Annotation
The prediction has a mean pLDDT of 89. A computed fold for a 250-nucleotide part of an RNA from Berkelbacteria bacterium GW2011_GWE1_39_12, annotated as large-subunit ribosomal RNA, domain VI. It matches the Rfam family "Bacterial large subunit ribosomal RNA". It was read from a public genome assembly.
Context: one part of a larger RNA
């Protein structure tokens, strides 16, 4: 760019992807065999690789989160406290992404079919599965199942809306269930989209400070404190203002 313009929902022509596979147990120690051994057909466990999504649990990581700690500088100094040192190191972690975790998958069916195995049956008065018909039969084929899929230019179909005056879109701005940027997705005052605040979950592990014991490191109590990044749930404080641009004729 194109399918008259838009939103929404969609058909599915095609592609793609999956197809693996052990062992046990019942039938049954049963058919079969002299016995020694030992099914088929069917039903039921449990695994193994593989592959998918997912973080409830186990764990990993987690350099903006908490705590302990050496060493030096600083903030006059005592305390507390920031910088440096691989994030100094060292113990533990929310979300988030993860596996070694956890769910969960191959199938069942259906239709033509190989090789095989058949009715019925004549040419050939028999015989024959074939010549005319008709039937079984496989991880393989077509399809069921999963995904993408109308540039399927053969550009599809439903419903809605706009051209009596505007349907819809975009720039901008506020973010993320989305990301190199574009895009995509949710919000823009009629509004909880991000931040801030409340509240909580959860991390950490009981703060500073002031009392009190000890001569003092140090301990005790205030205190399951104190602080906390991304979770959750509210609340317009704070920015999402305000505008403009395309889109007009079958």
């Nucleotide at each position: 760019c194109g399918u008259g313009g838009a939103a929404a929902c969609u058909u599915g022509a095609g592609a793609g992807g999956c197809g693996c596979u052990u062992g046990a147990c019942c039938u049954a120690g049963u058919a079969c065999g002299a016995g020694a051994g030992g099914a088929c057909c069917g039903g039921u466990c449990a695994g193994g690789a593989c592959g998918a999504a997912c973080c409830u649990c186990u764990g990993g990581u987690g350099u903006a989160c908490c705590a302990g700690u050496u060493g030096u500088u600083c903030u006059a100094c005592c305390a507390a406290g920031g910088g440096c040192a691989a994030u100094g190191c060292u113990g533990g972690g929310u979300a988030g992404c993860u596996a070694u975790g956890u769910u969960c998958g191959g199938a069942a069916g259906g239709g033509a079919u190989a090789a095989c195995c058949g009715c019925u049956g004549a040419a050939a008065g028999c015989a024959u599965a074939u010549a005319a018909g008709c039937g079984g039969g496989a991880a393989g084929c077509c399809u069921c199942c999963c995904u993408c899929g109308a540039g399927a230019u053969g550009a599809g179909g439903u419903u809605u809306c706009a051209a009596u005056a505007u349907a819809g879109g975009u720039u901008c701005c506020c973010g993320a269930u989305a990301g190199a940027c574009g895009a995509u997705c949710g919000g823009g005052u009629u509004g909880a989209u991000a931040g801030g605040c409340c509240a909580u979950a959860g991390g950490u592990g009981u703060a500073a400070g002031a009392u009190c014991c000890g001569u003092a490191a140090g301990g005790a109590u205030u205190u399951c404190a104190g602080c906390c990044g991304a979770g959750u749930g509210g609340u317009a404080c704070u920015a999402a203002u305000a505008a403009a641009c395309c889109a007009a004729a079958a």